[in-house]
RNA sequence: GGGCCCAUAGCUUAGUCCGGUGGAGCGUCAGGCUCAUAACCCGAUGGUCGCAGGUCCAAAUCCUGCUGGGCCCA
Numbered sequence: 001g002g003g004c005c006c007a008u009a010g011c012u013u014a015g016u017c018c019g020g021u022g023g024a025g026c027g028u029c030a031g032g033c034u035c036a037u038a039a040c041c042c043g044a045u046g047g048u049c050g051c052a053g054g055u056c057c058a059a060a061u062c063c064u065g066c067u068g069g070g071c072c073c074a
Base pairs, nucleotide, nucleotide: 001073002072003071004070005069006068007067010026011025012024013023020057027045028044029043031041032040050066051065052064053063054062
C1' cells in the first nucleotide's frame, strides 16, 4: 500500500441478510422472602446503535467518507 471482518445499555451480546415500535442475560436501585446474608421471587432503571454525510415517507439496517480494533496479502 491492497483486501476482508468487527464497533448496539455499565459489561457480554441478539437484531443488519430482505428498511417499518431497539431486545435479552448479567449489573444497579426498590420491594418481597429470611433472625440476617446469599440464593430465589417481583418491579423499576439504563441506548446520540463508533463519528460525519447521502438516499428514503421512514435508516442500527442501504450507500460514501472518516476513526478505532482484528485477520490476510504484498
Source information: A computed fold for a 74-nucleotide RNA from a Thermoplasmatota archaeon, annotated as transfer RNA. The sequence was found in a public genome assembly. Rfam family: tRNA. The family's RNA type in Rfam is transfer RNA.